[in-house]
């Protein structure tokens, strides 16, 4: 210099004028004046998790659903961090639904002899038959070779063995599980030993383990009293079912309000210090940063530049995913050149 | 805000233990019939199964993400 990896920041700036929402202050009594504040990194999708609220105690089992290496972080998670195993890249680095097929069941189309309790089309071999011969044919053995297929019984090479062959036997090498030793918190790694386990599919049913009561701010925020029947059982309620739990049921009258509360001070933000590889945690100090309910955050003008992307809060947080013109910074890798 | 359903030819719809070439009706095109048109008969074209990934030998079908369309649901009372 070129090419690339990864992490983070930012998301036009300044000024003037006119408007909108909310808080506070003042006038005033329903409007006016002053002053302060006023969208995002994703506010989005609603894919997960929690707070909060109600239901009927939130207890056991079943069903259903979700998840799946290990250790940690967290309020919690299907999230995040670090590591292990597998895959890709020269590398920085990236990807990984990553328990069990050795409990059982199912499926593996077409082709092929046979698709998983094996089997035999060609071939090879043995014993027969026919034929002058080439060759044809019957029975049996074999699974090394050919052929079919995504996949062929599934541990390769060599030797022995045999009529021909075959883990049939042996040596070496390889995979998985088991036992032992060493290292590691652990997943796991390395080494040794004996046995002799072997198709794929669990994003098929299923098995193992863990978690989940249901409904969601359109949650929810008010009851008092009278009459009839019942008051053991029965009956009723309710959120998948059962156990269990709770409970009088039906009707009438009166009363309350909402232009309200929930609503934004919170697992909150910033800085510093300490611990940790990191996710994150602890302590101290400082700060307050939209809260509408037809729904505010806008418009115009001027100057400048790199000419401005995706996109608009509606109970609140932690994540994930998706969209996004660009600009800037940190760390690192490869190639080439110069010294 | 919460929850559900659908997407296959121009239109309306089928299509499942995942399998060989994804079908039907209407419409469209060509031909026959008719003096001409319609009806009718014969033949034909037209599909990345919304999009992008993944699992599998194999995906319209199973899983994940995403886009679009559409339906349902309060309290005071």
């Nucleotide at each position: 210099a070129c090419a690339g990896u990864u992490c983070g920041u930012u998301a036009g700036a300044c000024g003037a004028u006119c408007g909108c929402u909310u808080g506070c202050c003042g006038g005033u009594u329903u409007u006016c004046g002053g002053u302060a504040a006023g969208a995002g990194g994703a506010a989005a999708g609603u894919c997960c998790g929690g707070g909060c609220a109600g239901c009927g105690u939130a207890g056991a089992g079943u069903a259903u659903g979700a998840c799946a290496g290990u250790c940690g972080c967290u309020a919690a998670c299907g999230g995040c961090g670090a590591c292990c195993g597998g895959g890709g890249g020269u590398g920085a680095c990236c990807c990984u639904a990553g328990g069990g097929a050795a409990a059982g069941u199912g499926c593996c189309a077409c082709a092929g002899a046979a698709a998983c309790g094996a089997u035999a089309c060609c071939g090879c071999c043995g014993c027969g038959g026919a034929g002058c011969a080439a060759u044809c044919u019957g029975c049996g053995g074999u699974a090394a070779g050919g052929g079919u297929g995504a996949a062929a019984g599934g541990a390769g090479u060599g030797a022995g063995g045999u009529a021909a062959g075959a883990g049939c036997u042996c040596a070496c090498a390889g995979c998985g599980g088991c036992g032992c030793a060493u290292g590691g918190u652990g997943a796991c790694a390395u080494g040794c030993g004996a046995a002799g386990g072997a198709g794929g599919u669990a994003a098929a049913c299923c098995c193992u383990g863990u978690c989940a009561g249901c409904u969601g701010c359109a949650a929810g925020g008010a009851g008092a009293u009278c009459u009839g029947c019942a008051c053991a059982a029965a009956g009723g309620a309710c959120u998948a079912c059962u156990c269990g739990u709770c409970u009088g049921c039906a009707g009438g009258u009166c009363g309350c309000u909402a232009c309200c509360c929930g609503c934004u001070u919170g697992a909150u933000u910033c800085u510093c210090u300490a611990g940790g590889c990191a996710a994150c945690u602890a302590g101290a100090g400082a700060g307050c940063u939209a809260g509408a309910u037809a729904g505010a955050u806008g418009a115009u003008c001027g100057u400048c530049c790199a000419c401005g992307a995706c996109a608009g809060a509606a109970c609140c947080c932690g994540g994930c995913u998706u969209a996004c013109c660009g600009a800037c910074g940190g760390a690192c890798u490869g190639u080439c050149c110069a010294u | 805000g919460c929850g559900g359903a659908u997407g296959u030819a121009g239109c309306u719809c089928a299509g499942u233990u995942g399998g060989u070439u994804a079908g039907a009706g209407c419409g469209c095109c060509g031909g026959g019939u008719u003096g001409u048109g319609g009806c009718u008969c014969c033949g034909g074209a037209g599909g990345c199964c919304g999009u992008g990934g993944g699992u599998u030998c194999a995906a319209u079908u199973c899983c994940c993400a995403u886009c679009a369309u559409u339906c349902g649901c309060c309290c005071c009372a």